[in-house]
RNA sequence: ACAUCCUAAUCGCUGAAUCCCGCGGGAGCGGGAACGGGGGAACCAACCGGCAGCCGCAUGAACUGCGCUGCCCGGGGUGAAUCGCUUGGCCUGGCCGAGCGUAGGGCUGCUUACCGAGCCCGAAUCCGACAGCUAACCUCGCAAGCGUCCGGAAGAGGAACC
Numbered sequence: 001a002c003a004u005c006c007u008a009a010u011c012g013c014u015g016a017a018u019c020c021c022g023c024g025g026g027a028g029c030g031g032g033a034a035c036g037g038g039g040g041a042a043c044c045a046a047c048c049g050g051c052a053g054c055c056g057c058a059u060g061a062a063c064u065g066c067g068c069u070g071c072c073c074g075g076g077g078u079g080a081a082u083c084g085c086u087u088g089g090c091c092u093g094g095c096c097g098a099g100c101g102u103a104g105g106g107c108u109g110c111u112u113a114c115c116g117a118g119c120c121c122g123a124a125u126c127c128g129a130c131a132g133c134u135a136a137c138c139u140c141g142c143a144a145g146c147g148u149c150c151g152g153a154a155g156a157g158g159a160a161c162c
Base pairs, nucleotide, nucleotide: 011147012146013145014144018033019032020031021030022029023028035141036140037139038138039137044132049072050071051070052069053068055067056066057065058064074130075127076126077125078124083101084100085099086098087097088096089095090094104121105120106119107118108117110155111154112153114152115151116150
């Protein structure tokens, strides 16, 4: 001098997920603010599933309607995470993967209304037949996981010198 790994602090990234107060020896518990989500009128929007069966009611019968049961198709939330094509395995109606793209999303150490270039993500999960929007109102979350560093334009700030 260079490269790699580990640890601590500071700083930084995705995300709503941060800060403060009280109790407690501590673990933890409780409360508040900021931020974020869900439910929930009017108006507006949308809609009145299908098939089969039995018995009951309207009704004395048929038709029809309501109710019940079974089958078929569900529907919705958080999130950027949608959609398409190709393909492998297996217990081959199906399940579990893989690849290439893609709607969309993120990062590149002062900031961004801008331009370029580069690097990434494009998941997961919850509700349980049920929710459009939605004032009042009700209610919930406040996690988890990580370590990027190239320019231009404009702006901000600072330093040096006088």